This is a predicted structure of a 1590-nucleotide RNA (small-subunit ribosomal RNA) from an uncultured bacterium. Rfam family: Bacterial small subunit ribosomal RNA.

RNA sequence: AAUUAUUGAUUGAGAGUUUGAUCCUGGCUCAGAACGAACGCUGGCGGCGUGGAUUAGGCAUGCAAGUCGAACGAUAACCUCGAACUUAUUUUGUUCGCAAUUUAGGAUCGGGGGGACAGUGGCGAACGGGUGAGUAACGCGUAAGCAAUCUGCCCUUAACUGCGGAAUAACUCUUCGAAAGAGGCGCUAAUACCGCAUGUGGUCCCGGUCUGACAUCGGACUGGGAUUAAAGAUGUGUCUCGCUUGCGGGAUAUGUCGGUUAGGGAUGAGCUUGCGUCCUAUUAGCUUGUUGGUAGGGUAAUGGCCUACCAAGGCUUUGAUGGGUAGCUGGUCUGAGAGGACGGUCAGCCACACUGGGACUGAGACACUGCCCAGACUCCUACGGGAGGCUGCAGUCGAGAAUCAUCCGCAAUGGGCGAAAGCCUGACGGUGCGACGCCGCGUGGAGGAUGAAGGCCUUCGGGUUGUAAACUCCUUUCACUCGGGAAGAAAAAUCAUUUCGUGAAUAACGGGAUGACCUGACGGUACCGGGAGAAGAAGCCCUGGCUAACUCCGUGCCAGCAGCCGCGGUAAUACGGAGAGGGCUAGCGUUGUUCGGAUUUACUGGGCGUAAAGGGUAUGUAGGUGUCCUGAUAAGCUCUGGGUGAAAUCUCCGCGCUCAACGCGGAAACGAAUCAGAGAACUAUCAGGAUUGAGUUCAGGAGAAGAGAGUGGAAUUCUCGGUGUAGCGGUGAAAUGCGUAGAUAUCGAGAAGAACACCAGCGGCGAAGGCGGCUCUCUAUUCUGAAACUGACACUCAAAUACGAAAGCGUGGGGAGCGAAUGGGAUUAGAUACCCCAGUAGUCCACGCUGUAAACGAUGUGCACUUGGUGUAUUCCAUUUAAUGGGGUGUGCCGGAGCUAACGCGUUAAGUGCACCGCCUGGGGAGUACGGCCGCAAGGCUAAAACUCAAAGGAAUUGACGGGGGCCCGCACAAGCGGUGGAGCAUGUGGUUUAAUACGACGCAACGCGUAGAACCUUACCAGGGCUUGACAUGCAGCUGCACGCCCGAUGAAAGUUGGGAAGCCUUCGAGGGUGCUGCACAGGUGUUGCAUGGCUGUCGUCAGCUCGUGCCGUGAGGUGUUUGGUUAAGUCCAUCAACGAGCGCAACCCUCAUCAUUAGUUGCCAGCCUUCUGCGAAAGCAGGAGAGGAACUCUAGUGAGACUGCUCCGGUAACGGGGAGGAAGGUGGGGAUGACGUCAAGUCAUUAUGGCCCUUAUGCCCUGGGCUACACACGUGCUACAAUGGUCGGUACAGAGGGUCGCCAACCCGCGAGGGGGAGCCAAUCCCAGAAAGCCGGCCUCAGUUCGGAUUGGAGUCUGCAAUUCGACUCCAUGAAGUUGGAAUCGCUAGUAAUGGCGCAUCAGCUACGGCGCCGUGAAUACGUUCCCGGGCCUUGUACACACCGCCCGUCACAUCACGGAAGUUGCGUGUACCCGAAGUCACUGAACCAACCCGCAAGGGAGGAAGGUGCCCAAGGUAUGUGUGAUAACUAGGAUGAAGUCGUAACAAGGUAGCCGUACCGGAAGGUGCGGCUGGAUCACCUCCUUU
Repeated sequence: AAUUAUUGAUUGAGAGUUUGAUCCUGGCUCAGAACGAACGCUGGCGGCGUGGAUUAGGCAUGCAAGUCGAACGAUAACCUCGAACUUAUUUUGUUCGCAAUUUAGGAUCGGGGGGACAGUGGCGAACGGGUGAGUAACGCGUAAGCAAUCUGCCCUUAACUGCGGAAUAACUCUUCGAAAGAGGCGCUAAUACCGCAUGUGGUCCCGGUCUGACAUCGGACUGGGAUUAAAGAUGUGUCUCGCUUGCGGGAUAUGUCGGUUAGGGAUGAGCUUGCGUCCUAUUAGCUUGUUGGUAGGGUAAUGGCCUACCAAGGCUUUGAUGGGUAGCUGGUCUGAGAGGACGGUCAGCCACACUGGGACUGAGACACUGCCCAGACUCCUACGGGAGGCUGCAGUCGAGAAUCAUCCGCAAUGGGCGAAAGCCUGACGGUGCGACGCCGCGUGGAGGAUGAAGGCCUUCGGGUUGUAAACUCCUUUCACUCGGGAAGAAAAAUCAUUUCGUGAAUAACGGGAUGACCUGACGGUACCGGGAGAAGAAGCCCUGGCUAACUCCGUGCCAGCAGCCGCGGUAAUACGGAGAGGGCUAGCGUUGUUCGGAUUUACUGGGCGUAAAGGGUAUGUAGGUGUCCUGAUAAGCUCUGGGUGAAAUCUCCGCGCUCAACGCGGAAACGAAUCAGAGAACUAUCAGGAUUGAGUUCAGGAGAAGAGAGUGGAAUUCUCGGUGUAGCGGUGAAAUGCGUAGAUAUCGAGAAGAACACCAGCGGCGAAGGCGGCUCUCUAUUCUGAAACUGACACUCAAAUACGAAAGCGUGGGGAGCGAAUGGGAUUAGAUACCCCAGUAGUCCACGCUGUAAACGAUGUGCACUUGGUGUAUUCCAUUUAAUGGGGUGUGCCGGAGCUAACGCGUUAAGUGCACCGCCUGGGGAGUACGGCCGCAAGGCUAAAACUCAAAGGAAUUGACGGGGGCCCGCACAAGCGGUGGAGCAUGUGGUUUAAUACGACGCAACGCGUAGAACCUUACCAGGGCUUGACAUGCAGCUGCACGCCCGAUGAAAGUUGGGAAGCCUUCGAGGGUGCUGCACAGGUGUUGCAUGGCUGUCGUCAGCUCGUGCCGUGAGGUGUUUGGUUAAGUCCAUCAACGAGCGCAACCCUCAUCAUUAGUUGCCAGCCUUCUGCGAAAGCAGGAGAGGAACUCUAGUGAGACUGCUCCGGUAACGGGGAGGAAGGUGGGGAUGACGUCAAGUCAUUAUGGCCCUUAUGCCCUGGGCUACACACGUGCUACAAUGGUCGGUACAGAGGGUCGCCAACCCGCGAGGGGGAGCCAAUCCCAGAAAGCCGGCCUCAGUUCGGAUUGGAGUCUGCAAUUCGACUCCAUGAAGUUGGAAUCGCUAGUAAUGGCGCAUCAGCUACGGCGCCGUGAAUACGUUCCCGGGCCUUGUACACACCGCCCGUCACAUCACGGAAGUUGCGUGUACCCGAAGUCACUGAACCAACCCGCAAGGGAGGAAGGUGCCCAAGGUAUGUGUGAUAACUAGGAUGAAGUCGUAACAAGGUAGCCGUACCGGAAGGUGCGGCUGGAUCACCUCCUUU
């Protein structure tokens, strides 16, 4: 300091993905944290941790438990002492034999020391260490209990430690064996073993007295009896004895360590109990020592723990028994928490030790490094037998994605033994290895712009990398190097001194204090200092969204990526590379797992009308819940207190390592459970009372409520009879069928079965299913009224029971009609269907079974509360007797609040609450498989998984669509006219062919289209011949000459190649301009992509639509406006309206035509007037020309006017409509131009432009020739016809609009003609093309393959053009095909239109033009009308469509892959029952072999006691038989899922073309069809009922 209170602080984040879009439901996925991890890339240092998770698989080698000589005997080496011997040797002596002596060595003996290996004995070895196989259990956790217990060593208290005895190992000798080892004879010691004594005490028996919260009983005291212990070792003092004289013995005293008997304590252990402790009911019944008792045995101790007998119990839905999985806990991770997951390291407990069984020893074990047996495995072997157990530390092999050193040390801590020194200790302390984790540090700092180089990008300007680098100055952590550093980590023990205690003692011993000595694995480590130098030290992942970070290149649905959504098919921020950027950093990513997010199992904190989800309905047991009052109790509950809740961990405070990680000290916390006490409101229990919940009685009422019996009429069918004749019946149309053997029709009579018209009503009754003629009998419910009675008797309900449509099943009846199946007829591509004709089960009855439905209000039951309105059934009350008011019980509708995702619900709740039950947790697989139960069967109930998808789904929105509806429009139909489709030809296309038949366009909206002109050219195609800076553009460099060019040759098909010649620009003499050649940049490309694009265009469609701002409504998408009622060509306008306004479209403004006015008047016009000429005429005059002139008319082309529903009448509120007048024109006057938002990835890269890609002696360029013109065929568009409304011949009349100088071309001449000659005029209101034709007049033809028709072919020509062969047009003569009006089908047109007639123009040398674009002439018919076809607009409706019906989508079959079910069998594992066998071993019995201690006995011997052996019970492994459970596998087989563009159909979504769906039955290639009953989650129309407004 951490405590408490207040303040304050801390404390919960979401995102992506279903849709065209929205809201909701709902799953999947991501972002976070964590790990005993692994893998990939990379890697400087240190500290602290951590490291076989898999095969409890097998293990070589070493070590991991010993110690004590102060318990004992013996004793090797060695040391020492002694003795004698011996060898060598020294010295002395010498009798020379030798003696003595010195030294050294050898072996022997004895004493002492010493203490190894081994032994007896003691203690330890039951701890420590490992592992988690087993175990779902009193195993663990927690809290209690043992009066039902034990406890070595330790502490304490009391007493004692006396006297004897007999063995045995070691050892000696010896036998067997390969070994391991075993046996025998003999000797010996003890703290080993045995006997006796003593008895504080203990135990037992017989008594007594007290005592305990408890008592199956315990404890204390006490009398008597019986029984029951021991071991010594050693230190010291004193005394003494012996001899080998420094050793041994004895006595005594005193210590120490022991020993014994008891009491107590502590510690440890055992046992018992309450509570807690995973999943599974597809495990529902289990149990015979089982449950209890009595007696006995056994144990330290209770107990069926064991045995005998007796009883028949015990456990279980509060989940027994069985199966699966798992060591448990403190804690760890995560989480806001509640929870969830986990239990490695550390700590507590348990279990195990090769597998299974067993006991022995011991205080403690049924024993990890003990024993016995069985089994498997490994090793040794002399084949006879033996040995072994790393789940101790290292290490090895194996398996595995994966986990370390055969290290150092006992210095510390701890343990064992010992009096101690000490020994042992793979416990432990350390070091090593591994980025495995956490924490810390570093890889430099400051300055430095020319913004260097290089890289990358670029809009070519630049940008970026980037102060980054270079460069200058500075620093030196870490690493390196040199040195210091015995620092700290160590205090004990021992010794010495001193003091206290004990003691007779100053000895010894013990305690304290002080001092001294000794000990370090780590380690020359930490740390400190010196030195040198920026020097040695950065990677990984990511950059489409989620999610921070973008560009280029490569690739081209390939290669690849991917957590989800999804990227990639030629411009990829998504793949690969590069640059740049972002994130983290000695790491970074990936994978795996857990929690979180996930309120996605919901206690906190969810739901069930339609999304998944209310049981088909009721009765009802257990269970849950339960009215009012009083009293008691105190189980729950609340409060208080005590003990416990190990330590570590977490949190807080403080402190120590330089910080941190880490560690130390303290505090708090451990929510629970347990115990004691208190309280009494609530719950509960007990007792007493009450009446409102519930029920009973009485009176009255309603009803298709149920069961049984009887009975009635109509209809259908059949039979009989009568009448009667040819059809009936049936359908969209038909046919099968019935009928001349008399049907149908009709009349009469009869029979049979089934169902009950009208009444009849969203009326009634019932729990639901369901119930309908009438009468009777029996039974039940319900409602109303008024009292009385009982007194909580209630509500809800797993299990259970009962009922339960239709179909179906069994037995027996019945059988009229209907009618699965079946047969036939139709329909159809087929038609196992829809339609028709027949028709069996069945439908009906009785008795049984089945037990399911869209069994639905898709809404569990009960109670209570919460604004209203209006019907209806039934009943009661009141009155003013009514179209009245009020109260119940039912049943409908509309609506408020509220609820809801919305739709909707709304006192009959889906509102607000309570009680109880059932059910749901993504889609598919699947309500399926397996198992179980039920069923006669069909089948029902219960009910998964593998695998697979990222959705599946609800409601609502906008569209689109409908063989849905309503309204409206359009040459859409209808009414008409004329065509096409048939013929011939032309032209385009497809196809085919070809060297090539160039390319594009393909429903409408490609196909007389691009092409308003393919003989060459065009031209893009093909063949061949050539060129390569190029046919064309710009620039650079170099070179040489020179302009270009021209002329003459050669070759050639030409292009081209090649040879020769002449002249030659300008100049300031440098050069310049131009040109050529060579080379380089580049040119060029009708190569590709119209799905990269611009631009342009088509189409819906000149359809009336498409939107916006603000406001309002809706959670939202969105709606409103824009709907509605009228009206219009029109979203045109009017009215109304939560809308008010506005924009793009419509209309108008523009052009043209129609009328008028005005202006102007040449080349146009010429009425009138004048002049003149010509012709005719007798003349008048007529006709024509010219001029003058004119501006009237026509015309030309400018400007204006005019038409606006302005006026009138009618209808109407208005908009507007109908009719009329005037007017050249009347309701947008005709025509044109004008084409909203958008759709079709519509068309066009080959008009042009253009990104990207591609080619570059070719995919470019030039040239010749060919092709685009082919031709069994098919289609489109046209022309000409088929004739008389015509053809032909002759005559004759009237346009408009255009074009013309490389042109139009007149007159005139020639030619039958095309045309030729000719040359006037005209750059055009002047001249020319230029003759209009149909028409009109007249003649001929007379219905025929023709005087129709003109194809085809032959001949002869003309023109254009270098050139008409492929391949031109035209002319003339001749030829004279098909075709006689066109099948199915289909096109255009509503008025100056159709039809018909000709004329002009563009392109163009010419032409394939019969095409296209214009022009004028002649000039109709018809429209009742909107039912139908097509297209469109608006509103509405349904939808499973949104790429939008050319949509979506179902099932069989075929192929491939995957997982799974069944299956004759095969095989493994677990387990049950019965029996056999039965090791080791305990126990029991026996024990005549054998035996030292004690007893009797002189002895022999006997006894007591022990005990080998034997027998028995139990029992592991094993065996046999038979079950059961659960796997693996399997011929064959079932269904399922997925997959590319397979096959067959079309079931569903719209009225899906037969409404769909549910249950059931039958049938069928398949979806499916049909029958019966049910549902609306069916469109449409009509009707009924109800409601709202007026």

The coordinates come from a structure-prediction model, not an experiment, and the mean pLDDT is 81.